This is a predicted structure of a 245-nucleotide part of an RNA (large-subunit ribosomal RNA, domain VI) from Parcubacteria group bacterium CG1_02_39_15. NCBI's taxonomy places the organism under Bacteria, Bacteria candidate phyla. It was read from a public genome assembly.
Context: one part of a larger RNA
């Protein structure tokens, strides 16, 4: 000193062992379900404009020719609304919400309990079940010309109550329907305010000047909301069962 075996520390995980969960009920595998509960969703239809869009010719802004307002400025006709960009209401659909049924009943294919005819058997012959987005309801709507035209409630003896007249309406062709008529917010104005355009004119600064900045979320504005007799709903007129006891 090597080699072999033992026995501690470490480092790494090939494997091995035990436990949980998925590989689904079924089926030899390939394949692959059924009840039950939750959720989502369609043709097609009903209402609505909150949104997202469309219109939107009496809203707002920009352009671009030419006539006019004596010129500038600042406008107004026209030219498809002259073009262009937006846009309230109101209509609408692509756009938003609901429905599409739940359940019950009788069944069809089918599937069954009991049971003979025929000692077994068999869903039938007597008897009793289950069984579909389909039948019959159940939902919506229209409905007493339902000539059996119907029942109840209220008010009422020229009065209840209704028309004519007139202001009107998300009602409409007219009619009807609805609302109001000074005891009145019915419709227009007005003021507010939502909204819509997008920064009026004047004047001031800068710039040769075109033209930009400030004042300025200005200015202007058709339908929406809300307030208020300023205007106009003035004042009139007609019809309207009085029976029985």
């Nucleotide at each position: 000193u090597u080699a072999u075996a033992g026995a501690a520390a470490u480092a790494u995980a090939a494997g091995a062992u035990a436990a949980a969960c998925u590989u689904g009920a079924c089926g030899a595998g390939a394949g692959g379900a059924c009840c039950c509960g939750a959720g989502u969703g369609a043709a097609c239809u009903g209402a609505c404009c909150u949104c997202u869009g469309g219109u939107g010719u009496a809203c707002c802004a920009g352009c671009u020719g030419u006539u006019c307002c004596g010129c500038c400025c600042g406008g107004a006709g026209c030219a498809u609304u002259g073009c262009u960009g937006g846009g309230u209401a109101g209509c609408u659909a692509a756009g938003u919400c609901g429905g599409g049924a739940a359940c019950u009943g009788a069944u069809a294919a089918g599937u069954g309990c009991u049971g003979a005819a025929a000692g077994c058997a068999u869903a039938u012959a007597a008897g009793c079940g289950c069984g579909a987005a389909g039948c019959a309801g159940g939902c919506c709507c229209c409905a007493a010309g339902a000539u059996u035209a119907g029942g109840a409630c209220u008010c009422u003896u020229u009065a209840a109550g209704a028309u004519u007249u007139c202001c009107c309406g998300c009602a409409g062709a007219c009619u009807a329907c609805g609302g109001g008529a000074u005891u009145g917010a019915u419709a227009g104005g007005c003021u507010g305010u939502a909204g819509g355009u997008g920064g009026a004119a004047g004047c001031c600064c800068a710039g040769u000047a075109a033209u930009g900045g400030g004042u300025u979320a200005a200015g202007c504005c058709g339908a929406g909301c809300a307030g208020u007799a300023c205007u106009a709903a003035u004042a009139a007129a007609u019809c309207g069962a009085c029976a029985a006891g």